Overview
Model confidence (mean pLDDT): 84 of 100. A computed fold for a 489-nucleotide part of an RNA from a groundwater metagenome, annotated as small-subunit ribosomal RNA, 5' domain. The RNAcentral record of the full RNA draws on SILVA.
Context: one part of a larger RNA
RNA sequence: GGAUGAACGCUGGCGGCGUGCCUUAAGCAUGCAAGUCGGACGGGAUUUUGGAGUCGCAAGAUUUUAAAUUCCAGUGGCGGACGGGUGAGGAGAAGCAGGGAACGUACCCCUUACUGUGGGAUAGCUCGUCGAAAGACGGGGUAAUACCGCAUGAGAACGCAAGUUCAAAGCGCUUAACCGCGCGGUGAGGGAGCGGCCCUGCACUUAUCAGCUAGUUGGUGGGGUAACGGCCUACCAAGGCGACGACGAGUAGGGGGUGUUAGAGCAUGACCCCCCACAAUGGCACUGAGACACGGGCCAUACAUCUACGGAUGGCAGCAACUGGGAAUAUUCGGCAAUGGGCGAAAGCCUGACCGAGCGACGCCGCGUGAGGGAUGAAGUAUUUCGGUAUGUAAACCUCUUUUAUUUAUGUGGACACACAUAUUUGAAUAAGCACCUACUAACUACGUGCCAGCAGUCGCGGUAAUACGUAGGGUGCAAGCGUUAUCC
Numbered sequence: 001g002g003a004u005g006a007a008c009g010c011u012g013g014c015g016g017c018g019u020g021c022c023u024u025a026a027g028c029a030u031g032c033a034a035g036u037c038g039g040a041c042g043g044g045a046u047u048u049u050g051g052a053g054u055c056g057c058a059a060g061a062u063u064u065u066a067a068a069u070u071c072c073a074g075u076g077g078c079g080g081a082c083g084g085g086u087g088a089g090g091a092g093a094a095g096c097a098g099g100g101a102a103c104g105u106a107c108c109c110c111u112u113a114c115u116g117u118g119g120g121a122u123a124g125c126u127c128g129u130c131g132a133a134a135g136a137c138g139g140g141g142u143a144a145u146a147c148c149g150c151a152u153g154a155g156a157a158c159g160c161a162a163g164u165u166c167a168a169a170g171c172g173c174u175u176a177a178c179c180g181c182g183c184g185g186u187g188a189g190g191g192a193g194c195g196g197c198c199c200u201g202c203a204c205u206u207a208u209c210a211g212c213u214a215g216u217u218g219g220u221g222g223g224g225u226a227a228c229g230g231c232c233u234a235c236c237a238a239g240g241c242g243a244c245g246a247c248g249a250g251u252a253g254g255g256g257g258u259g260u261u262a263g264a265g266c267a268u269g270a271c272c273c274c275c276c277a278c279a280a281u282g283g284c285a286c287u288g289a290g291a292c293a294c295g296g297g298c299c300a301u302a303c304a305u306c307u308a309c310g311g312a313u314g315g316c317a318g319c320a321a322c323u324g325g326g327a328a329u330a331u332u333c334g335g336c337a338a339u340g341g342g343c344g345a346a347a348g349c350c351u352g353a354c355c356g357a358g359c360g361a362c363g364c365c366g367c368g369u370g371a372g373g374g375a376u377g378a379a380g381u382a383u384u385u386c387g388g389u390a391u392g393u394a395a396a397c398c399u400c401u402u403u404u405a406u407u408u409a410u411g412u413g414g415a416c417a418c419a420c421a422u423a424u425u426u427g428a429a430u431a432a433g434c435a436c437c438u439a440c441u442a443a444c445u446a447c448g449u450g451c452c453a454g455c456a457g458u459c460g461c462g463g464u465a466a467u468a469c470g471u472a473g474g475g476u477g478c479a480a481g482c483g484u485u486a487u488c489c
Stems, first nucleotide, its partner, number of pairs: 001489004006485005013367006019360002021325001026323002030320003035078003040075002043072003047068009085278003095202006103195003108191008116150004125140006155166004170183004204250003211241003216238008253275004257268004280301005303314004331357001333356003339353001340351004370400004380391004405426001408423006433478005439458002444473005454461002
């Protein structure tokens, strides 16, 4: 000198774009953050319309049936493995770069062959029992794109072969019905994208860590996985790693990047993007194409809440908010209008992702706080050798301008939150500070103080004329900032 997710002191006009718990992976009141599909299914309720019956002179009331609409819990499907957060752990795991073979893949695209025929349940519902609640149990009965048979076998799997094994589901529109059309279902092959696995290289400090290792290293048989493999297991052999640093200890998420620099290097990993790991702590599996699953389940532990004391419930490292910690870090905001995601045939619903607004000079950038003229060099202030000198064209005064501000109107975008544009009203009006002035280092005098009070980055100033302390005048530098502290180059 440059830089920062900064903090502190003094000061503070506006706008744009960014950015904001670096500390306790501490604890969390409250609200929201993942639902959706009635064009898979049976019900319950609401409303409307039509038909029929009863009562009534009629208006209308009521019962039933059909169709439609909307809502509700349930069965079923798809999605809750994405998106969002955090960096605790982890040192060859992961990451990055380059290779590889023994794998998987829902939704999407292409090709191809099918979609026949039966059955038994179960939730909801109803009846009952237990319980404070959470909830649980029993009887009855019902539907499906839920579940299970049989048939068929383009194909696929296994097998030397013979052969054996493996499917499926309907719904909507239209029609008098079939047909037809659309969305689906099943098997097989291919693709795209995504994912799992293996190898090599790179890769922090420490020898005041020198020896480490028993599933350890290899083989055979078996198991397991989507898949190779000590991944697991039985047996056999005795191997494997290490001063080119094994093993141990400490520290740490990795990369693209970022800061600095002429470069090499050094330092770093906030925001954004990719990967990994984690979800109170530890463990486990289930479901599923995919999880060993942040807002799913089970067990244990700690903590917290409710309780009728028998028991039950919870997990903000999602968005806000709160308590605590800290030098320190924001609103319990608006909207799904845009982009994207889930579901749906669609309308649409959901979306604290996201888009916007709010707060903070936290950063960068831009603009403004007026412009031109104006010498009696006014007054005031400071100083003085008392003549003057400085502040200083600075002010006053004259002539202008109106960014910003303020008033009003119109328009545009937008989600009627807000933002912007144009015109208009007022009037130089509403807007300057901070640090420094011995040398390094741009900038000097007076007074006060008297090794005191104090200053200080270094050398050093201060003991009676201090350009170094304090105040004033003046000056220098930067400027809505300026200084200080911390850290990196």